[in-house]
RNA sequence: AUAGUCAUACAAGCGCCUGAACUCAUUAAAAUGAGUUGACGAGGAACAGGGAGAAUCGAAAAUUCGGCGGAUGCCCUGCGGUGACUUCACCACCGAGAAAGAGCCCACAAAACUGGCAAGUGAUUGGCAGUACAAAAGGCUUAAGUGAAAGA
Numbered sequence: 001a002u003a004g005u006c007a008u009a010c011a012a013g014c015g016c017c018u019g020a021a022c023u024c025a026u027u028a029a030a031a032u033g034a035g036u037u038g039a040c041g042a043g044g045a046a047c048a049g050g051g052a053g054a055a056u057c058g059a060a061a062a063u064u065c066g067g068c069g070g071a072u073g074c075c076c077u078g079c080g081g082u083g084a085c086u087u088c089a090c091c092a093c094c095g096a097g098a099a100a101g102a103g104c105c106c107a108c109a110a111a112a113c114u115g116g117c118a119a120g121u122g123a124u125u126g127g128c129a130g131u132a133c134a135a136a137a138g139g140c141u142u143a144a145g146u147g148a149a150a151g152a
Base pairs, nucleotide, nucleotide: 014069015068016067017066019065020037021036022035023034024033025032026031040058041057042056047078048077049076050075051074079095080094081093082092083091085151086150087148088147089146090145101142102141103140104139105138113130114129115128117126118125119124
């Protein structure tokens, strides 16, 4: 340096719970205590700094209620690219796949549902098998500046 094995760690459509709902115990009830639930996947980061806070897409129809925090989205600055030779300034759009918009084409998921298994007194949780179904995305085509001086 490389390869392998084992263990541990590894949250970012993520984490949390003071409301709420639900379970268990005590209980006539109220209440108290101990617990459970609290978003299904897809997509998303050039880099650095700063900022605001209801940050994309569909599935589903349930507390996926309500709330808090964070967050790859957004805004500003720097840096970089494109706008048909180069440089500079401004403007616009973007991020090393560096053209927004428009038109056309096209793919994929998990929960859900069904049936077992495991843990728990229980609410519930974990996992397995079967079986579907998205949109954003993506691809192609089309679609781009103003000014100045100098150089080629």
This is a predicted structure of a 152-nucleotide RNA (glmS glucosamine-6-phosphate activated ribozyme aptamer) from Anoxynatronum buryatiense. RNAcentral holds the sequence, with entries from Rfam. Its Rfam family is "glmS glucosamine-6-phosphate activated ribozyme aptamer". From the family's description: This entry contains a glucosamine-6-phosphate activated ribozyme that is found in the mRNA for GlmS. GlmS is an enzyme that uses fructose-6-phosphate and glutamine to generate glucosamine-6-phosphate. Lineage of the source: Bacteria > Bacillota > Clostridia > Clostridiaceae > Anoxynatronum. Model confidence (mean pLDDT): 78 of 100.